The RNA shown here (transfer RNA) has 73 nucleotides and comes from a Clostridia bacterium. The coordinates come from a structure-prediction model, not an experiment, and the mean pLDDT is 80. Lineage of the source: Bacteria > Bacillati > Bacillota > Clostridia. Rfam family: tRNA. By type it is a transfer RNA.

[in-house]
RNA sequence: GCUGGUGUAGCUCAGAUGGUAGAGCAGCUCAUUCGUAAUGAGCAGGUCGUGGGUUCGAUCCCCUUCACCAGCU
Numbered sequence: 001g002c003u004g005g006u007g008u009a010g011c012u013c014a015g016a017u018g019g020u021a022g023a024g025c026a027g028c029u030c031a032u033u034c035g036u037a038a039u040g041a042g043c044a045g046g047u048c049g050u051g052g053g054u055u056c057g058a059u060c061c062c063c064u065u066c067a068c069c070a071g072c073u
Stems, first nucleotide, its partner, number of pairs: 001072007010025004019056001027043005049065001051063003
């Protein structure tokens, strides 16, 4: 330098042919307990890597760019 892949909550990951984002763990609150853990109930947490384009509508399609991984040279 070229090609491919990945990027979504603090972490690990889902997500439909484009219809407006979820789970588990972690966190907080409450219940339970003599207390803790465990368990149960609830709550909060996201510019979906960046910037553009298409569209009535984009995590999703197109382009660009950044980071990481792999391969080739």